[in-house]
Molecule: FMN riboswitch aptamer (RFN element)
Organism: Acidimicrobiales bacterium
RNA sequence: GCCUCCUCGCGGGGCAGGGUGCAAGUCCCGACCGGCGGUGAAGCCCGCGAACCCGAGCCUCGGCUCGGGCCGAUCCGGUGAGAUCCCGGAGCCGACGGUGAGAGUCCGGAUGAGAGCGAGGGGUG
Numbered sequence: 001g002c003c004u005c006c007u008c009g010c011g012g013g014g015c016a017g018g019g020u021g022c023a024a025g026u027c028c029c030g031a032c033c034g035g036c037g038g039u040g041a042a043g044c045c046c047g048c049g050a051a052c053c054c055g056a057g058c059c060u061c062g063g064c065u066c067g068g069g070c071c072g073a074u075c076c077g078g079u080g081a082g083a084u085c086c087c088g089g090a091g092c093c094g095a096c097g098g099u100g101a102g103a104g105u106c107c108g109g110a111u112g113a114g115a116g117c118g119a120g121g122g123g124u125g
Stems, first nucleotide, its partner, number of pairs: 002125001003123008017029003031105002033094002035048004043092002052069007074090005096108003
């Protein structure tokens, strides 16, 4: 150092300004944001997680576990050996429930879960 087990820690950001209206961070103009791993540095390439749906099992009836489903969005030019990742330009996307009025950005499940990242310790060869 690799493999493996245990413990602990960490692990998601964002509507300025204006319009309409009795009322909107929800509509309109405009503004802003980008989880984790891989790869040439990626929200939109590949994969994963979360959320949502279905089934089975367990259960202290609040949930938990397992299996399955679903799972958004990018092009052009340049550099280069190589880039849908860099540089320039123009675009696009965003769970569920709530709300006096429709939400990627407010409130809620969530002081949750989690892809994973890091630290410490044990074991094996």